[in-house]
Context: one part of a larger RNA
RNA sequence: UUGGGCGUAAAGAGUUCGUAGACAGUAACGUAAGUUAUUUGUUAAAAUUUAAAGCUUAACUUUAAAUUAGCUUAUAAUACUGCUUUACUUGAGUUUUUUUCAGAAAAGUAGAAUUUUAUAAGAAGGGGUGAUACCUAUAGAUAUAUAAAGGAAUAUCGUUAGCGAAAGCAACUUUUUAGUAAAAACUGACGUUGAGGAACGAAAGUGUAGGUAGCAAACAGGAUUAGAUACCCUGGUAGUCUACACUGUAAAUUAUGAGUGCUGUAAUUCAAUUUAAUAUAGUUGGAUUUUUUAAGCUAACGCCAUAAGCACUCCGCCUGAGAAGUACGAUCGCAAGAUUGGAACUC
Numbered sequence: 001u002u003g004g005g006c007g008u009a010a011a012g013a014g015u016u017c018g019u020a021g022a023c024a025g026u027a028a029c030g031u032a033a034g035u036u037a038u039u040u041g042u043u044a045a046a047a048u049u050u051a052a053a054g055c056u057u058a059a060c061u062u063u064a065a066a067u068u069a070g071c072u073u074a075u076a077a078u079a080c081u082g083c084u085u086u087a088c089u090u091g092a093g094u095u096u097u098u099u100u101c102a103g104a105a106a107a108g109u110a111g112a113a114u115u116u117u118a119u120a121a122g123a124a125g126g127g128g129u130g131a132u133a134c135c136u137a138u139a140g141a142u143a144u145a146u147a148a149a150g151g152a153a154u155a156u157c158g159u160u161a162g163c164g165a166a167a168g169c170a171a172c173u174u175u176u177u178a179g180u181a182a183a184a185a186c187u188g189a190c191g192u193u194g195a196g197g198a199a200c201g202a203a204a205g206u207g208u209a210g211g212u213a214g215c216a217a218a219c220a221g222g223a224u225u226a227g228a229u230a231c232c233c234u235g236g237u238a239g240u241c242u243a244c245a246c247u248g249u250a251a252a253u254u255a256u257g258a259g260u261g262c263u264g265u266a267a268u269u270c271a272a273u274u275u276a277a278u279a280u281a282g283u284u285g286g287a288u289u290u291u292u293u294a295a296g297c298u299a300a301c302g303c304c305a306u307a308a309g310c311a312c313u314c315c316g317c318c319u320g321a322g323a324a325g326u327a328c329g330a331u332c333g334c335a336a337g338a339u340u341g342g343a344a345c346u347c
Base pairs, nucleotide, nucleotide: 004318005317006316007301008300012315014200015199016198017197021193022192023191025088026087027086028085030083031082033081034080035077036076037075038074041071042070043069048066049065050064051063052062053061054060091190092187093186094185095184096183097182098181101179103177104176105175106174107173108172109171110154115149116148117147118146119145120144125136126135162169163168205246206245207244208243209242210241214240215239219235220234221233222232257314258313259312260311261310262309264293266291267290274282296303297302320347321346322345329340330339331338332337
């Protein structure tokens, strides 16, 4: 390399958009590039294979024949692929109406709770633990009442529910804005995937400027212990929050790439429709989520219409373990580091 694979053994990129490329609905006319058939020339000789002949046989030598294949000339065929033109509506999209939703951004508002401050009243403890101690309190704490300040988060509803490409999204109101679903009309293949590329991307971290109630790396003290740079306790700074930049990684997981079609049965949830009607039940069609299984698949576990089943298209990735996601180089970054990514050697 071929072959074989990628839920758990090595292997699906964190996600989406999208360039080149690859692949690509239905019908018809034309063309004849690919394709198919025949054909021209050529691919030196030797060698190879087959059949003879010659040396006593063999090796060897001589003679004749041979296939397939490449390039090329010409003629024909037109199913498929390509190309040109025309048409279609199922794929895809656009508009309008209806409906659903923690989708996103900005502004504003609200009520609990913690903390702090002030005042009142009160008087000896409080807090903490397995038990203590540090801590706090007669300079009046804790508990109680009233008022105020400030920051962060939004109990119940709440859910195998919903939305979003993923990360993720939950108090309420307004404004702006994206998308899914259903029906009708319109466009007429405008599609799928996607190397490079671009955008988004939890937490932690970085820079500048703010903010800081609670929590809390580091740090300090007290315990525990043989020791205790820990687990427990009392404090406590970065950080957590906001704005603008950066970083670009996670067990970024469904450990399962995206798209299309097909393949049994039953139940659940949501929406629409029909039966005179609330309700219930039934039927038909569509979407989403969840459960149980048949066939099938799988090394097994298990998966099973949201497949890990049966097929097709495109991309990414894997090839014994360690050394190692390390070294070196390159690109990116303020840095931390990220991406790309070996070998010797050992087994």
Molecule: small-subunit ribosomal RNA, central domain
Organism: Bonnemaisonia californica